[in-house]
Context: one part of a larger RNA
RNA sequence: UGACAAGGGCCUGCACAAGUGAUGGGGCAUGUGGUUUAAUUCGAUGCAAAGCAAAGAACCUUACCAAGGCUUGACAUGCCGUGAACCCUCUUGAAAGAGAGGGGUGCCCUUAGGAACGUGGACACAGGUGGUGCAUGGCUGUCAUCAGCUCAUACCGUAAGGUGUUGGGUUAAGUCCUGCAAUGAGUGCAACCCUCGUGUUUAGUUGCCACCAUUGAGUUUGGAACCCUAAACAGAUUGCCAGUGACAAGUCGGAGGAAGGUGAGGAUGACGUCAAGUCAUCAUGCCCCUUAUGCCCUGGGCGACACACGUGCUACAAUGGGCGGGGGAUAGGGUUGCGAUCUUGUGAGGGUGAGCUAACUCCAAAAACCCAUCCUCAGUUCGGAUUGCAGGCUGCAACUCGCUUGCAUGAAGCCAAAUAGCUAGUAAUCACCGGUCAGCCAUACGGUGGUGAAUUCAUUCUCGGGCCUUGUACA
Numbered sequence: 001u002g003a004c005a006a007g008g009g010c011c012u013g014c015a016c017a018a019g020u021g022a023u024g025g026g027g028c029a030u031g032u033g034g035u036u037u038a039a040u041u042c043g044a045u046g047c048a049a050a051g052c053a054a055a056g057a058a059c060c061u062u063a064c065c066a067a068g069g070c071u072u073g074a075c076a077u078g079c080c081g082u083g084a085a086c087c088c089u090c091u092u093g094a095a096a097g098a099g100a101g102g103g104g105u106g107c108c109c110u111u112a113g114g115a116a117c118g119u120g121g122a123c124a125c126a127g128g129u130g131g132u133g134c135a136u137g138g139c140u141g142u143c144a145u146c147a148g149c150u151c152a153u154a155c156c157g158u159a160a161g162g163u164g165u166u167g168g169g170u171u172a173a174g175u176c177c178u179g180c181a182a183u184g185a186g187u188g189c190a191a192c193c194c195u196c197g198u199g200u201u202u203a204g205u206u207g208c209c210a211c212c213a214u215u216g217a218g219u220u221u222g223g224a225a226c227c228c229u230a231a232a233c234a235g236a237u238u239g240c241c242a243g244u245g246a247c248a249a250g251u252c253g254g255a256g257g258a259a260g261g262u263g264a265g266g267a268u269g270a271c272g273u274c275a276a277g278u279c280a281u282c283a284u285g286c287c288c289c290u291u292a293u294g295c296c297c298u299g300g301g302c303g304a305c306a307c308a309c310g311u312g313c314u315a316c317a318a319u320g321g322g323c324g325g326g327g328g329a330u331a332g333g334g335u336u337g338c339g340a341u342c343u344u345g346u347g348a349g350g351g352u353g354a355g356c357u358a359a360c361u362c363c364a365a366a367a368a369c370c371c372a373u374c375c376u377c378a379g380u381u382c383g384g385a386u387u388g389c390a391g392g393c394u395g396c397a398a399c400u401c402g403c404u405u406g407c408a409u410g411a412a413g414c415c416a417a418a419u420a421g422c423u424a425g426u427a428a429u430c431a432c433c434g435g436u437c438a439g440c441c442a443u444a445c446g447g448u449g450g451u452g453a454a455u456u457c458a459u460u461c462u463c464g465g466g467c468c469u470u471g472u473a474c475a
Stems, first nucleotide, its partner, number of pairs: 001475002003472003007469007015459001019422002022419002026314008034305002043052001064300003068296003073125001077124002079121005086103007107114002127289002130287003136283002138278003141274001143272001148187006154163003167178003193266004198234007208223002213220001240254002243251002303441001320375003324371003332363003337356002342351003382413001387408007428451007
């Protein structure tokens, strides 16, 4: 100087407390361990692995296994020979592939030759999701959006080092003020960026409708006020007033204001820590394979199942379930696409195919909610697992192993120890959309709006972090 302490002081955080709805017990979905297997490909393992990489494993993907094949190779460059390319048919085969027959000769150009493509040959080489993340780059997680981490000159110390960065206040903040052997500076903080909240100006179609007409309907004239859209600008700075404070920084209350003291949210992550993660995104040193650890193909596997763990969905009901009617969202996506209408079917769907390259049209029905009615506390009109039969859709293909519809079946389930989330349009609850995607195992992930709480007296205690200080069997 650090590190550590079942030392101390100060401060802070959904850290505790207060409150709220959950996990933990059931069923299912999904990931992991273990076991099994020809293979169950590989990686990730306290927080910081485990609905993670994977924004979508029937084939493909695919890296794994079995069988069948290839060896200059599926891919690149160089050399030589040959044929334009290419198209059609047949045999064999699970396919890859192997064999046979026929058609066909183009472009540039001087006969030569050349470009592109196919095929044969010899070698240089290709190839490797093989190993090492403890050889690496790049990227990422974490402490942590915590307030720290340093430097120049100077001074102090024999030196390691210290001072500055400590003290008194203050702040979300090493934020600012003040004092001081320090004076300055850098990087972090903050601000600059984006979204939301208010207004003005500009613009007025596909959006809007106060006035004037009009219609079933902003439908059509008309209007540019309003709403909205999307560009520019304004606006908040403790600016004003009172208290407090050291006449400071600030803090507390108030006014005005759409918004008040960081207005709310996002992006933004210092020096470093964990030999943290990734050689399987990519790149790359070294090592290893080279008729195989490379390549092609069919089928299987990644979906197994005494069990254990994580994350979720759905429930155990009456603040509910069923049925009928009523009203009002936001954000998003659509041309190999979204698909209205009509029709058919109990339904999933099928037929038809208007409109839309979208403020125009379609997905699209929002659902919780309200009204009316049935159920009346039961393993039930709760709950929906499981299973049978009959269908539909996608796709060469749905057995292993897809989703979905109808009918039938109707399992468990009536709330421990312990644990994690959340402070406001938050929690909880309700639905909608998107990416990936032929289809989908999505209850996931990422967004969007609707309804909309309770509590925080306080820092005694638990945990994490910061600063100062004390000690040390540690470096």

Predicted 3D model of a 475-nucleotide part of an RNA (small-subunit ribosomal RNA, 3' major domain) from Trichopus zeylanicus subsp. travancoricus. The prediction has a mean pLDDT of 81. Rfam family: Bacterial small subunit ribosomal RNA. Lineage of the source: Eukaryota > Embryophyta > Spermatophyta > Dioscoreales > Trichopus zeylanicus.